[in-house]
RNA sequence: GAAGCGGGGCGGGCAGCCGCGGUGCCAGUGGGCAUCGAGGAAGGUCCGGACUCCACAGGGUGGGAUGACGGCUAACGGCCGUGCGCGGUGACGCGACGAAUAGGGCCACAGAGACGAGUAAGCGCCGGGCGACCGGCGCGGACGUGAAACGCGGCAACCUCCAUCCGGAGCAACACCAAAUAGGCAGGCGCGUCGGCGGCACAGCGUGACCCGCGCGAGCCUGCGGGUAGGUGGCUACAGCCGUCCAGCAAUGGCCGGCGCAGAGGAAUGGCUGCCACGGCGCGCAAGCGCCGCACAGAAUCCGGCCUAUAGCCCCACUUCGCCU
Repeated sequence: GAAGCGGGGCGGGCAGCCGCGGUGCCAGUGGGCAUCGAGGAAGGUCCGGACUCCACAGGGUGGGAUGACGGCUAACGGCCGUGCGCGGUGACGCGACGAAUAGGGCCACAGAGACGAGUAAGCGCCGGGCGACCGGCGCGGACGUGAAACGCGGCAACCUCCAUCCGGAGCAACACCAAAUAGGCAGGCGCGUCGGCGGCACAGCGUGACCCGCGCGAGCCUGCGGGUAGGUGGCUACAGCCGUCCAGCAAUGGCCGGCGCAGAGGAAUGGCUGCCACGGCGCGCAAGCGCCGCACAGAAUCCGGCCUAUAGCCCCACUUCGCCU
C1' cells in the first nucleotide's frame, strides 16, 4: 500500500424569530418568567421479566418451547467461555450439537433392489425335448447404478421417545371519584279500596245499551346501590445513567463519587432565516468560489434481549499478500 476480518462510537453544531407539550413560581379571563422535551433503533411485537387482575390442594392428559459442557442474569429461546463438527491460507465465521435395537414414516434420479427383497454367471433338483436347449423351484450372490447397496445403512428444523421449562389475559391491565338520562332496591306522602291488600298508566271516571275506540285521569319526594360519559391514579426513581477503582479470560458483579434524563394521552417534541461543519459535482495553478445533498425513522406502562432499517463518517485490535528500511 492492497484486500479482508472482528469490535466500539457519532449520526449535524451555533444564533435569532415564531409556535407546541410537561413541571415550578408569579399574575390573575385570554398571560409572563424559569426549566425540561425522542432513538440507536423509540420500529417488528419474536423471546424473557417487572407490575395488575382472574384462576389455582396435588397430579395427569393435551399444547408450546428448548436440548454439548460450564458460567452470567430478575429471567430468557439472550450473552460469555470452552470442547466438538463444518467452511476459510488466515484473522475469523456457522452449527436445535439428546435418542435411529421403543415404534411409525421417508430416502429424488439412476438402479434388479433404498431395508421389502433380489439381477447376471455358476451349482443342485424336477418337468419337457432325439438334440442344441427351454421352463419351474432351491442355493448363490458379481459387474454396474447411485449421495448411500444389505452394514443392526441414513434422516428426528418428519411423527415420535427422553430430559428441562411454561396457568390465562394484558396498562384499552387494574384501582379510585363520579354527572345527565333510563333501569334496580327501600321508605314516606298522594290517588283506588270499608279493610286486608293490590296497583299507579293500570285501576277508575266520562261518552255509550255493551265491546272496541276516544276523552279525562296522578303521581310526587327522599335515600341507597350498580353501570356509562367525564375525571384522577397506575405513569415513570430506576434490574437507572456517567466516571474512577477492584474481582473475573469474558459475559458480569461490587465499592465510592456525581447526576436526575419526555411523560402526552386523539396524543407536544415543529417551522423559517443566517453562519459553520460534512459529502458530491463543476470552475480555478492554488487560496478559494458556485450549485446540490445531508439517512433510517419517530416515544405511549416499564425494563433485559433478539431481529430488521440506516445517507455520511470516525476510532481500535487482528489477518493475508506485495514493496521499502